Record summary: The prediction has a mean pLDDT of 84. This is a predicted structure of a 119-nucleotide RNA (SAM riboswitch aptamer (S box leader)) from Chitinophaga tropicalis. The sequence was found by an Rfam model in a public genome assembly. The source organism's lineage runs through Bacteria, Bacteroidota, Chitinophagales, Chitinophagaceae and Chitinophaga.

RNA sequence: GACUUAUCCAGAAAGGCGGAGGGACUUGGCCCUGCGAUGCCUUAGCAACCAACCUGCACAAGCAGGGAAAGGUGCUAAUUCCGGCCCCGGUUAUAACUGUAACCGAGGGAAGAUAAGUU
Numbered sequence: 001g002a003c004u005u006a007u008c009c010a011g012a013a014a015g016g017c018g019g020a021g022g023g024a025c026u027u028g029g030c031c032c033u034g035c036g037a038u039g040c041c042u043u044a045g046c047a048a049c050c051a052a053c054c055u056g057c058a059c060a061a062g063c064a065g066g067g068a069a070a071g072g073u074g075c076u077a078a079u080u081c082c083g084g085c086c087c088c089g090g091u092u093a094u095a096a097c098u099g100u101a102a103c104c105g106a107g108g109g110a111a112g113a114u115a116a117g118u119u
Base pairs, nucleotide, nucleotide: 001119002118003117004116005115006114007113008112013043014042015041016040017039021032022031023030026084027083028082029081044076045075046074049072050071053066054065055064056063057062080111085108086107088105089104090103091102092101093100094099
């Protein structure tokens, strides 16, 4: 890097370095940022995917549930910041063959992130 599975409306910031853009990509919004962002480091914290522990089932591989947070990751602006594609509903306008456009709401998808496993 690729594939599979699960999750993504909850939660959790201080200090140091640094000095300009940043919020993954493209596009449209919106937002953060010299009251110093993004990023890196340290410390602290959040969460509970994996490991470990307990219980039940199973001959077993394992499956399900649980509480904890000393291990491996992850995370600590905004829902993954929101939309783009598909479908459904509503409102308005326009049109006349039941369509088109704008806006609003619900669902799905794509893409992405993280974990675990395989390659």